[in-house]
FMN riboswitch aptamer (RFN element) from a soil metagenome, 116 nucleotides, folded computationally. The sequence is in RNAcentral, with records from MGnify. The coordinates come from a structure-prediction model, not an experiment, and the mean pLDDT is 82.
RNA sequence: CUCCGGGGUCGGUGAAACUCCGAGCCGGUGGUGAAAGUCCACGACCCGAUUGCAUCCAGUAAUUGGUUGAUCUGGUGAAACUCCAGAACCGACGGUAAAAGUCCGGAUGGUAGGAG
Numbered sequence: 001c002u003c004c005g006g007g008g009u010c011g012g013u014g015a016a017a018c019u020c021c022g023a024g025c026c027g028g029u030g031g032u033g034a035a036a037g038u039c040c041a042c043g044a045c046c047c048g049a050u051u052g053c054a055u056c057c058a059g060u061a062a063u064u065g066g067u068u069g070a071u072c073u074g075g076u077g078a079a080a081c082u083c084c085a086g087a088a089c090c091g092a093c094g095g096u097a098a099a100a101g102u103c104c105g106g107a108u109g110g111u112a113g114g115a116g
Base pairs, nucleotide, nucleotide: 001116002115003114004113009023010022011021012020024102025101026091027090028042029041030040031039037089038088046066047065048064049063050062051061052060053059071087072086073085074084075083093105094104095103
């Protein structure tokens, strides 16, 4: 410098729901005595601060602070909250004819990072 960089639905009720009810389905990045949505760390989302530009506000760029969900039991083994068996749990903001991890939107965006 270039490229890559988030997944997941059917049925029922109803005037209206992929939002309720029932049953499903999904799991970013690096690390680790051994492979992780639940361990450790990071990113995304959200709230702010400082500085530059701008007369001010709004805005924008850089830097930076805060916040940030959820797992146990048994087995194997030298070693596993990572594998195997079983049973659980968690999931930003805004929108919507009705409440959303799964639909639509910010986002043809940004980032942890990965490859060449």